C1' cells in the first nucleotide's frame, strides 16, 4: 500500500429484510428482605448506535469518505 472483519449503555453482546419509544445480561443507584452483609425480589438512572456527509417521507441498518482496532497479502 491492497483486501476482509469489527466499532451499539461502565463491561460483554443482540438487533443490520429501513418504520414498535434503541434492547439483553452483568455492573451501578434506591427500596424490600436480613441482627448486619451476601444472595434473592421490585423499581430506576445511564446511548445522539466510532466521526462526517449522501440516499430516503423515514437510517444503528443502504452508499461514500475518514478514524480506531484485528486478520491476511505484498
Nucleotide at each position: 500500500g491492497c483486501g476482509c472483519c469489527u466499532g451499539u449503555a461502565g463491561c460483554u453482546c443482540a438487533g443490520u429484510g429501513g418504520a414498535u419509544u434503541a434492547g439483553a445480561g452483568c455492573a451501578c443507584u434506591a427500596g424490600c428482605c436480613u441482627a448486619c452483609g451476601a444472595a434473592g425480589c421490585u423499581a430506576g438512572g445511564g446511548g445522539u448506535c466510532g466521526c462526517a456527509g449522501g440516499u430516503u417521507c423515514g437510517a444503528a441498518u443502504c452508499c461514500u469518505g475518514c478514524c480506531a482496532g484485528g486478520c491476511g497479502c505484498a
A computed fold for a 74-nucleotide RNA from a Deltaproteobacteria bacterium, annotated as transfer RNA.
The RNAcentral record of the sequence draws on ENA.
It matches the Rfam family "tRNA".